[in-house]
RNA sequence: AGGGUUUGAUCCUGGCUCAGAAUGAACGUUGGCGGCGUGGAUUAGGCAUGCAAGUCGAACGGGCCAGCAAUGGUCAGUGGCGAAAGGGAGAGGAUUACUUAGGUACCUGCCUCUAGGUUCGGGAUAGCCAAGGGAAACUUUGGGUAAUACCGAAUGUGGUCUCCGGAUCAAAGGUGUGAUUCCGCCUGGAGAGGGGCCUGAGUCCUAUUAGCUAGUUGGUGAGGUAACGGCUCACCAAGGCGAAGAUGGGUAGCUGGUGUGAGAGCACGACCUGCCUCACUGGGACUGAGAUACUGCCCAGACACCUACGGGUGGCUGCAGUCGAGAAUCUUUGGCAAUGGGGGCAACCCUGACCAAGCGACGCCGCGUGUGGGAUGAAGGCCUUCGGGUUGUAAACCACUUUUCCAGAGGAUGAAAUGCCAGGGAGUUAUCUCUCGGGUUUGACAGAUUUUGGGAAUAAGCUCGGGCUAAGUUCGUGCCAGCAGCCGCGGUAAGACGAACCGAGCGAACGUUAUUCGGAAUUACUGGGCUUAAAGGGUGCGUAGGCGGCGCGGAAAGUGGGAUGUGAAAGCCCUCAGCUUAACUGAGGAACUGCGUUCCAAACUACCGUGCUCGAGGGAGACAGAGGUCAGUGGAACUUCGGGUGGAGCGGUGAAAUGUGUUGAUAUCCGAAGGAACACCGGUGGCGAAAGCGACUGACUGGGUCUCUUCUGACGCUGAGGCACGAAAGCUAGGGUAGCGAACGGGAUUAGAUACCCCGGUAGUCCUAGCCUUAAACGAUGAGCACUGGAUCGAAGGGAUUCCCAUGUCCUUUUGGUCGCACUGAAAGAGUUAAGUGCUCCGCCUGGGGAGUAUGGCCGCAAGGCUGAAACUCAAAGGAAUUGACGGGGGCUCACACAAGCGGUGGAGGAUGUGGCUUAAUUCGAGCCUACGCGAAGAACCUUAUCCUAGUCUUGACAUGUACGGAUUAACUUGGUGAAAGCCAGGCCACGCUCGCAAGAGUGGAACGUGCACAGGUGCUGCAUGGCUGUCGUCAGCUCGUGUCGUGAGAUGUCGGGUUAAGUCCCUUAACGAGCGAAACCCUUGUCUUUAGUUGCCACCAUUCAGUUGGGGACUCUAAAGAGACUGCCGGCGUUAAGCCGGAGGAAGGUGGGGAUGACGUCAAGUCCUCAUGGCCUUUAUGACUAGGGCUGCACACGUCCUACAAUGGUUCGUACAAAGCGACGCAAACUCGUGAGAGCCAGCAAAUCGCAAAAAGCGGACCUCAGUACGGAUUGCAGGCUGCAACUCGCCUGCAUGAAGCUGGAAUCGCUAGUAAUCGGGGGUCAGCAUACCCCGGUGAAUGUGUUCCUGAGCCUUGUACACACCGCCCGUCAAGCCACGGGAGUGGGGGGCACCUAAAGCCGUGAUACCAACCUUCGGGAGGUUAACGUCUAGGGUGAACUCCGCGACUGGGACUAAGUCGUAACAAGGUA
Repeated sequence: AGGGUUUGAUCCUGGCUCAGAAUGAACGUUGGCGGCGUGGAUUAGGCAUGCAAGUCGAACGGGCCAGCAAUGGUCAGUGGCGAAAGGGAGAGGAUUACUUAGGUACCUGCCUCUAGGUUCGGGAUAGCCAAGGGAAACUUUGGGUAAUACCGAAUGUGGUCUCCGGAUCAAAGGUGUGAUUCCGCCUGGAGAGGGGCCUGAGUCCUAUUAGCUAGUUGGUGAGGUAACGGCUCACCAAGGCGAAGAUGGGUAGCUGGUGUGAGAGCACGACCUGCCUCACUGGGACUGAGAUACUGCCCAGACACCUACGGGUGGCUGCAGUCGAGAAUCUUUGGCAAUGGGGGCAACCCUGACCAAGCGACGCCGCGUGUGGGAUGAAGGCCUUCGGGUUGUAAACCACUUUUCCAGAGGAUGAAAUGCCAGGGAGUUAUCUCUCGGGUUUGACAGAUUUUGGGAAUAAGCUCGGGCUAAGUUCGUGCCAGCAGCCGCGGUAAGACGAACCGAGCGAACGUUAUUCGGAAUUACUGGGCUUAAAGGGUGCGUAGGCGGCGCGGAAAGUGGGAUGUGAAAGCCCUCAGCUUAACUGAGGAACUGCGUUCCAAACUACCGUGCUCGAGGGAGACAGAGGUCAGUGGAACUUCGGGUGGAGCGGUGAAAUGUGUUGAUAUCCGAAGGAACACCGGUGGCGAAAGCGACUGACUGGGUCUCUUCUGACGCUGAGGCACGAAAGCUAGGGUAGCGAACGGGAUUAGAUACCCCGGUAGUCCUAGCCUUAAACGAUGAGCACUGGAUCGAAGGGAUUCCCAUGUCCUUUUGGUCGCACUGAAAGAGUUAAGUGCUCCGCCUGGGGAGUAUGGCCGCAAGGCUGAAACUCAAAGGAAUUGACGGGGGCUCACACAAGCGGUGGAGGAUGUGGCUUAAUUCGAGCCUACGCGAAGAACCUUAUCCUAGUCUUGACAUGUACGGAUUAACUUGGUGAAAGCCAGGCCACGCUCGCAAGAGUGGAACGUGCACAGGUGCUGCAUGGCUGUCGUCAGCUCGUGUCGUGAGAUGUCGGGUUAAGUCCCUUAACGAGCGAAACCCUUGUCUUUAGUUGCCACCAUUCAGUUGGGGACUCUAAAGAGACUGCCGGCGUUAAGCCGGAGGAAGGUGGGGAUGACGUCAAGUCCUCAUGGCCUUUAUGACUAGGGCUGCACACGUCCUACAAUGGUUCGUACAAAGCGACGCAAACUCGUGAGAGCCAGCAAAUCGCAAAAAGCGGACCUCAGUACGGAUUGCAGGCUGCAACUCGCCUGCAUGAAGCUGGAAUCGCUAGUAAUCGGGGGUCAGCAUACCCCGGUGAAUGUGUUCCUGAGCCUUGUACACACCGCCCGUCAAGCCACGGGAGUGGGGGGCACCUAAAGCCGUGAUACCAACCUUCGGGAGGUUAACGUCUAGGGUGAACUCCGCGACUGGGACUAAGUCGUAACAAGGUA
């Protein structure tokens, strides 16, 4: 510090998401030790049990115990102090709280200091004793007793009140032999610390809460309080709060701080600390210095427990613990040793505060799981190109160490005090206090550290490995199983799933989930935006508010500076220090950005005073204008009506029809009426705030501009709310209605046509009055002021200039446009009319959808408008520009693309291929053009395939290696079986080398046999591939280097003007060059020359039946080398160019004709069945062999062809002229036979020599005469021929006989531009045989067009685009299905805060007895005074009622979101086919 993700790619906008840090966490896997922290966040839900506040006998009497007693111990009670602290929790509370800074009308036990006092009396009461009641809790009566309990009197330093005379107010003793002196008590004063109350400022969300308030706001008086105060009451007044957000609703303890962040901020408020509040829920007071009291009291309620049913008891949000709920949070531990608290003179007692331990990897920190050597780089695992690589010095093994660990030993420290003992010193004598050293006493828990022994011993996992993001291979799986934070992986070669190996990261942990901050400048104060991405209010006037020109003086609110107080401690930061280090802890400092007080300054802002004129406004004089309102007037057109002329249609459309017309239309003329709108002028001309305004005249009226610089003197700008205006449509009432014209009717179109087109036509459009208040109300650009280069064209003024006028020129103000510098912008663009640079104010935006919807409120007669969400869902939605592709967009151009022609196909019969059907099988592939006489240049067997049926073989039909065998089972041969293949059984015997006379022995290779490796596969995948091929297309394109432009994708070049068959060439030019294509080079053909003449040729000479022979090279021809054509020449056109047109010459003229040659790429085009090849599958079979069958099967459909339908013909007789090929497993002459196919026999020929071989159409005769024929030949019968092992399925040919359909072919469709179409024959390959197919060859030989409107395809430029899988694209809505959330909904259930009425416990206060009463007074009767019942006000709670508000459920209903392949259409994107 950024990254991923919208696109084919780019830049931008914008959301989503990731990497970081953190947590009182939880979950999964794993888990050695220690230190320090931390641990019920949910149900403020319910709680068993134990403990958590007592103490004092030196305040008091007494009981009990010990003792002879003195005395001591112990206990309930009276009394004192404490129990208001400590500890827990965060329910409530948005202000009675908290934080900070101030204030005072107040209180304060214990403590400190100080002044003074502590005198004399009295009456009770608990305990106790006695007698009862009750289950218990508890309680009644009588008797009697004490005090530091209670009461009276005295005194008054002082306090309080005061009319200044006075009045009034205290006390307690204890210890001790002994008290002014120690511990206490009383009255004051002061302090410290604590508290009460008041004030300023700060402190969450919501306006879909806008008005709230009756003790309410103030005053007077009274009461009350410690104290001010409506705190309470009586009376009086009518105030008080609120847009700077009152009131209401929701949520929440607040702070120091914590997390994060660069900071500003944002989020949080566990532990620790300060404050507040609460203590089962609600209410209330008592006691007290202090409480409205967590472990006190009373009442009510809920809940729980005990009960003898009469009545009682209880409150863990103290420490442990338990149940429940929950993802989730610990021990019913030890001790008062330390620190602190209460009581006590003290010893001491109490203390779940606290100190410790236990449990939990919950967090932070530290340590360890060994160290060194060790290559045969072991085994095993994994991968492999089979060579090896890797795991990996890792292990084993050797040497060493012992932090940890286990067993044992010692043990620092947390302990200082207090008390006690004896002693010294000081304070006035003291029982008291201080101090010094000595001795003595106290450890719950922890156990640092040291040491002995033992032994590598006791100790490693988790997550991840497609990108972001460090780290990859193999296997399995096959859109399955699964993964996933985002993008996205998985449909047979998955680095993304699962496993293994290997690797990466962290490490006693590692991941996941949740949450916060960050990244996010994605709420922008720091630090964003609003033309087109989300976003300027439709426009103006104006309130509050905000902001505001130039001087002088004043004061000092803001502001700046200094000082000072405060900002608790802890925390953060810095520096030291203590634990072996760290975490942790201690000390000091800094900081705490804040608030207060005070002093100084006076620039700026605000304020006060006083001036100024440039902002603003007024005045005077001119000017332009569809500015507004009202009234009047006008002509053209239109329709209707009346009349005339006229006589058949008119009208309308793409074409029609509806409509209208002989009852006279349309057309035309005259006249009348009516309503609406104002042609020409008219113009990116004018005016207005916008909406908007257009004939003419008048009246009234608003604004603007210019000139003069006369007046006022900042009077200004903006503007939340508010008010006004506000197109069209719409609404209400009343008029009006010519034309136009929603709805509606009819006619067309169409698959449909509730549309587009046509004929009609009602509301409406018009006027008056009133509503509505919205628009793409747009410049998609708020208003105002200022500044910042220019050029140019309009409009309205003013001025200067030439003697004057006119015209022109120049200057200036305002206004409307265009182009453009800088700058700006994502770009397009904007650019003095800013979207530039600044200032002021207002409005608005924060991903897409849901949705401008729901709900609430306000407005409206209604329609509807304004305000305006959420759930849910997606990872995008979007802007600008780029390259393509596409368009029923445009321009230019080309092509047998159309047109003009010629001949076909589609109809018939046949051939052939395909589909379908059939079959045991009909093997497989190819499927628009670019499959279909295609692979197949030729299926009877073979071919031939996992085609079918049947029979066989298993190292195999074929290849290589290896081991063994041994002369057999090889070869040859015989037999059996069989359809064959094969199987079975026999016979026979070899070859090379060495040794050997020989017999023979040894050995080797081939072959064979038996095994092992392996062979084999026309099996699958052409969507894993190579190679080859088709197509666009022989179309003219496709690119690169450097430079330049652009943020970039990209552009330029390659565009433009010409030209070409061509990106061919020329010119221009930020391009200059280059490459692949085009062209050329190559082959062939057309002319000539030279060379060469055999097998070719024959003019001349000779000869002959014949170029047969001699001869000849002239010619033809052959085959080698050359020449030739280049727009070279002339004219015209063109830019002087490229080139085009015409001409000359020439065999050929503008590429002469033809062929080969096919750019970058496209179609996952075709081919795994040519070949090659990855992977998968198969191995007595998907391999191999064999026989037979099938590939030829036939209701049918299609493609490509052949032959025809006839007379430009058919049949027949005669007769003429080619080219190119082929031939030895061959071509075969002649001759003979046969009607013929053919046969027999052979000559010749490896071929310019011989043969195939006859060319046919043509030409010349003859017949046929329009007929299903002397056309046509299918089909069938018979008889033959040939090839072949074999023609049944299933070949070809011949002869005779037979003689089908068919008389020129619907919609539609194909080929061809010249030696072409058409037509005629010839040859070849394949091949034993089989050709209407395919490939070549020549003969005869046209017609038409010189154009580009249309159809198809293509190229270039341009334009639009929501397409990029690229129009066979994209995409919308209803309906149908599933699922999800939400709205409405008759109603129904519950919560909340108020209101009204009734009732009312406890209790304070008031009243208060006729009942009761020890202290004082008394004349003893009583009185004073007090207590209680009772009554009253208030009131918790309860009840009733009417409303409000929130939440849940709800038959049914509404739309919405989402969901590979449902239905109907085709609305949008191109002119999207009606912009």
A computed fold for a 1475-nucleotide RNA from a metagenome, annotated as small-subunit ribosomal RNA. RNAcentral holds the sequence, with entries from SILVA. The coordinates come from a structure-prediction model, not an experiment, and the mean pLDDT is 83. Rfam family: Bacterial small subunit ribosomal RNA.